[in-house]
RNA sequence: AGAGUUCGAUCCUGGCUCAGGAUAAACGUUGGCGGCAUGCUUAACACAUGCAAGUCGAACGUGAAGUGGUGUUUCCAGUGGAGGACGGGUGAGUAACACGUAAGAACCUGCCCUUGAGAGGGGAACAACAGCUGGAAACGGCUGCUAAUACCCCGUAGCUGAAGAAGCAAAAUGAGGAAUCCGCCAGAGGAGGGGCUCGCUUCUGAUUAGCUAGUUGAUGAGGCAAUAGUUUACCAAGGCGAUGAUCAGUAGUUGAUCCGAGAGGAUGUUAAGCCACACAAUGACAGAGAGACGGCCCAAACUCCUACGGGAAACAACAAAUUAUAAGCCUGACGGAGCAAUACCGUGUGGAGGUAGAAGGCCCACGGGUCGUGAACUUCUUUUCCUGGAGAAGAAGCAAAGACGGUAUCCGGGGAAUGCAUCAGCUAACUCUGUGCCAGCAGCUGCGGUAAAAUAGAGGAAGCAAGUGUUAUCCGAAAUAAUUGGAAGUAAAGCGUUUAUAGGUGGCUUUUUAAGUCUGCCGUCAAAUCCCAGGGCUUAACCUUGGACAAGCGGUGGAUACUACCAAGUUGGAGUACGGUAGGGGCAGAGGGAAUUUCCGGUGGAGCAGUGAAACGCGUAGAGAUCGGAAAGAACACCAACGGCGAAAUCACUCUGCUGGGCCGACACUGACACUGAGAGAUGAAAGCUAGAGGAGCAAAUGGGAUUAGAUCCCCCAGUAGUCCUAGCCGUAAACAAUGGAUACUAGGCGAUGUGUGUAUCUACGCAUGCAGUAUUGUAGCUAACGCAUUAAGUAUCCCGCCUGGGGAGUACGUUCGCAAGAAUGAAACUCAAAGGAAUUGACAGGGGCCCGCACAAGCGAUGGAGCACGCGGUUUAAUUCGAUGCAAAGAGAAGAACCUUACCAGGGCUUGACAUGCCACGAAUCCUCUUGAAAGGGAGGGGUGCCUUCGGGAACGCAGACAUAGGUGGUGCAUAGCUGUCAUCAGCUCAUGCCGUAAGGUGUUGGAUUAAGUCCCACAACGAGCGCAACCCUCGUGUUUAGUUUCCAACAUUGAGUUUUGAACCCUGAACAGACUGUCGGUGAUAAGCUGGAAGAAGGUGAGGAUAACGUCAAGUCAUCAUACCUCUUAUGCGCUGGGCGACACAAGUGCUACAAUGACCCAGAUAAAGGAUCGCGAUCCCGCGAGGGUGAGCUAACCCCAAAAACCCGUCUGCAGUUCGGAUUGCAGACUGCAACUCGCCUGCAUGAAGCCGAAAUCGCUAGUAAUCUCCGGUCAUCCAUACGGCGGUGAAUUCAUUUCCGGGCCUUGUACACACCGCCCGUCAUACUAUGGGAGUUGUCAAUACCCGAAGUCGUUACCUUAACCGCAAAGAGGGGGAUGUCAAAGUCAGGUGUAGUGACUGGAGUAAAUUCGUAACAAGGUAGUCGUACUGGAAGGUGCGGCUG
Repeated sequence: AGAGUUCGAUCCUGGCUCAGGAUAAACGUUGGCGGCAUGCUUAACACAUGCAAGUCGAACGUGAAGUGGUGUUUCCAGUGGAGGACGGGUGAGUAACACGUAAGAACCUGCCCUUGAGAGGGGAACAACAGCUGGAAACGGCUGCUAAUACCCCGUAGCUGAAGAAGCAAAAUGAGGAAUCCGCCAGAGGAGGGGCUCGCUUCUGAUUAGCUAGUUGAUGAGGCAAUAGUUUACCAAGGCGAUGAUCAGUAGUUGAUCCGAGAGGAUGUUAAGCCACACAAUGACAGAGAGACGGCCCAAACUCCUACGGGAAACAACAAAUUAUAAGCCUGACGGAGCAAUACCGUGUGGAGGUAGAAGGCCCACGGGUCGUGAACUUCUUUUCCUGGAGAAGAAGCAAAGACGGUAUCCGGGGAAUGCAUCAGCUAACUCUGUGCCAGCAGCUGCGGUAAAAUAGAGGAAGCAAGUGUUAUCCGAAAUAAUUGGAAGUAAAGCGUUUAUAGGUGGCUUUUUAAGUCUGCCGUCAAAUCCCAGGGCUUAACCUUGGACAAGCGGUGGAUACUACCAAGUUGGAGUACGGUAGGGGCAGAGGGAAUUUCCGGUGGAGCAGUGAAACGCGUAGAGAUCGGAAAGAACACCAACGGCGAAAUCACUCUGCUGGGCCGACACUGACACUGAGAGAUGAAAGCUAGAGGAGCAAAUGGGAUUAGAUCCCCCAGUAGUCCUAGCCGUAAACAAUGGAUACUAGGCGAUGUGUGUAUCUACGCAUGCAGUAUUGUAGCUAACGCAUUAAGUAUCCCGCCUGGGGAGUACGUUCGCAAGAAUGAAACUCAAAGGAAUUGACAGGGGCCCGCACAAGCGAUGGAGCACGCGGUUUAAUUCGAUGCAAAGAGAAGAACCUUACCAGGGCUUGACAUGCCACGAAUCCUCUUGAAAGGGAGGGGUGCCUUCGGGAACGCAGACAUAGGUGGUGCAUAGCUGUCAUCAGCUCAUGCCGUAAGGUGUUGGAUUAAGUCCCACAACGAGCGCAACCCUCGUGUUUAGUUUCCAACAUUGAGUUUUGAACCCUGAACAGACUGUCGGUGAUAAGCUGGAAGAAGGUGAGGAUAACGUCAAGUCAUCAUACCUCUUAUGCGCUGGGCGACACAAGUGCUACAAUGACCCAGAUAAAGGAUCGCGAUCCCGCGAGGGUGAGCUAACCCCAAAAACCCGUCUGCAGUUCGGAUUGCAGACUGCAACUCGCCUGCAUGAAGCCGAAAUCGCUAGUAAUCUCCGGUCAUCCAUACGGCGGUGAAUUCAUUUCCGGGCCUUGUACACACCGCCCGUCAUACUAUGGGAGUUGUCAAUACCCGAAGUCGUUACCUUAACCGCAAAGAGGGGGAUGUCAAAGUCAGGUGUAGUGACUGGAGUAAAUUCGUAACAAGGUAGUCGUACUGGAAGGUGCGGCUG
């Protein structure tokens, strides 16, 4: 310090997630030791048991123990004293003077310290105890006796008071032989503690906006330790609040702790300070101190005891419901032990040597590699641990006394101890096996559908380590709430606009003050913590000493630039007056013409209107058209312009009246009067609402007609609200420049509006220039980019409103406004990992432009109809083997299925195998015969002994056996190689360097011409290059040279014949050359590339044809050509055999053949090719047969012989338009050939038979010249052949192309895009199903707080003479004082009432969200097929449609 994740890729915005640290933690798993700390965060739930506050006999009277007695000693129930208000626990309540901090005045204070005084004289009781007695118990009652440091009186000091009136009013002794000591009373001072007041600080909500009646203040009185409405009577009507009162929710608070660079955020456990509480709720008593955790009273709930009469208790003290505790007693404070890896710290699990790189595991390319010096083994050591022995300090004069503890430490002996999670990226670390979208993983992205580094296991690796991983929570990363430190044209985000209140901010000069600000000093900010330097435990954690830091708050002295305050001035901001000026600025009134519709009248006579095409509609009852007249309402053509005015919404015929604002000029006046603006006011298109007028045209709704699968739409004919006016509501729009207002500064160019100035012309047109508003282009700068750019989205300041992932949702609830429609304000649960902006490259478009192609068009011929052939689907079957399926499968694999082929089926067989290699044994190989069987196969017999040799044996072959293995046309073409198809013989596809851009990318490759072509030329931030194009290659076309047999024959001879001689001129054949290059001429073009016409030429613009196929696309095809990975079968999915099947047959579509005839069929005669093939062959000739063919067998290993006859054609003949002398299917009979074999299932021949079919609907295919069409010939495969196929050869030999408007395909440029699996894309809504959370809901169940009434415990205070009473007074009676009772105020709990808030639940119901494959449509994205969208209204199953106004996104 960053990283992952939106996309095909990019940049940005923006969320989600991760890496770090921390914890009073928990869970899983594992676990050696020690030190040190910590240990109910949840139920402030309930608590058995034990213990946690006792002590004093030197205050007192009895009593008891002990002793033989006295004395002494010891114990304690009771009286009395001080202490149980500390210590210990918890955090429920509390948003408060509760805490923190800084101050203050009207107070109290036991024990402690200092100090000066005092303690004289009397008296009466009550417990204990004794007796009697009640009760189950707890606990009492009556009578009698008694002491004190218990209680009372007098006196004195003292106190109150202005006072010398007057009043109030103290004391205690004890111990000791004694000195003395411990106490007592009232003062003064202190220390420490406590009470009170106050400034400031201290969470969230406005969907809580008003709250308050002792409330705020004065006076009198009461009350308190003290101030005070603290209480009360009376008077006044105040007090608090937008700087957030009140209400609601949540919460103990602080020093501090954790995180963070810091600012800051979160937290408040232990230890420390304060506060509050003690089962829940009141109350007082006593006391120095309490409204009292282990005290009391009361009422409520709960638990327990009970003899039912009544009583008792309160662990939020301590205690794995363990233990012990320091001279005497007490002490669960405290110090420790024990338990828990809960945190932190330390330490160990050994050191050295050791390669046969052991065994074993894992991997493997089978060679090896790795675990790995790791282990074993040898040697050394003993930290820790176990065991034996020794053994502390920690106790402050002496003595005694130690829980920890037989611990720390020291000395001998022995020789134990590693786990957890991870290994796709983030993130360090990789392989094998299993599994097969299953099981499972997952923090995010995501992984898993047969080769998973992501699941599970194993091996290995990397990480941390007595731990480790997960979960939870906090901070950080997150500049993701932005003070430091964010944004808003389009990503979320500028209020529709304006006026103005509070508030915030504010020109220049001088003065005052010193509030802010700056600065010196003082006080404080507890201790601990943090930091620094030391010290102590072997180190560290830990403990400890000293220092430092310290924001803040308070006090005090100073400074005065800035802000502020005071005072004075100034004119630049702002305003007023003056002179001009432009304008659809506003309101009201008057006037005008064009058009539309309606009505009246005339002319006229059949249609009009409307559409893509129609129809509904109007019209002979006279429309439409045309002429004249009348009426009505609404809107104002041209001018008209990114021109004007206005705050915006908006504003347009002309004239008049009233009226607002702006600009320019000149520079008189005021003198900062300014800017912004929360709340608030005003205004605010269209639609809509209320009432009343009005209503021509248009037109939601509605009706009809079309369209359509449907058409609640688009189109058409009608048509109502409405649109217009008056008065009033509504308050919203894509109310947009998607850009708040104000001020200042920062290059220009070029328009146009308003108004000035200078100059010039006879100031007509101009030129230069200023101010104001308004367009466009553009530099710097800014921006994610697009873009903005003096009218900023630049540079700065001030003020306001607003944003913080998408959806849910601008929804719900609540509130305000509204007649309503609705508007404003405005959430949450839940859900997703994205949603989004700009730009890029593609692809697509029922977008545009340019261009090409037998793409259309123009032609010629076909297919689709018939019969047959062939392949395919389907069906059938034991099997009909397999694969190929739009173009780019289907006469294609298959250049040839009767057996074989053959992969399929049935039956019958074999199992190291039909085939390969290795081992061993035997035999040469091989041939013949018999038998069984459908064959494969099985059985038996006979012949035969070869070749090489170093004599051991070997090679080939056959057979038997065992094991490694062999074999598979079994699966996956979506694991692959190779090969192939297709776009496409289309002209494209790229690279290096440079340049542009943040980048993806662009440029080059675009543009202008041109070409068949990214072909070439020119221009150009490009310059070059590569793969393609072209050329190079082959065939054909011309010529030359050379060669001359098997070819040829002109001349010369010759023959039946180029047969032979001769010859090589010609034809031809083989080889090698030449030739064509826009080279040349004219025109055109830009003086280019090129195009066009001509000449010459065998051939002319690529001469014709072939071969040749860029980067890539289709997970295209093929595992059945072959190869290959993995999986699978192994007496079978392997291998032989026989027979069957691949040939089935209702049907469908495909490719062909033959035809339908006279441009013909048949017959007779005649002429003319090229290219091929042949020895398991082609086969002449002759003979036989009607023929297929048979017999014979010359020649040929081929320019020699043979196949071989070319056919259409031409000449002649016949027939006269018919289902025919067309057509030949089908069928019968008889034959031929091949072959072991012709039934399933071959071909051919002869005779006979003679279907359909008379040119083919919609639709579709091929072809541009030696082409189409037509005619034969040959070949491969092959025993034969289902070939009408396929591949070649030649013969005859056309027609048409106006032109690119349209269809199809392709190329280039450009526009749009919500597509990128790329339009076979994406995507919207209803309905149906399941689940989830949520709103409403008749109600219903709790609960908090408050209000009003009732009741009114305990208790204080007050009243009362009803009862009672030792001390004092009094001779007595009586009194003072006390106690009890009664009663009043206050008052807890409780009861009742109506509302408020809040939480749960609720039949039914509303929408929302989520969910691989439901239904209906297709609304949006392209001009998305009617441009979309905003507001509003109506309407429809649904998306939606339509009207009105707005926007361009």
This is a predicted structure of a 1449-nucleotide RNA (small-subunit ribosomal RNA) from Blitum bonus-henricus. NCBI's taxonomy places the organism under Eukaryota, Streptophyta, Euphyllophyta, Spermatophyta, Blitum.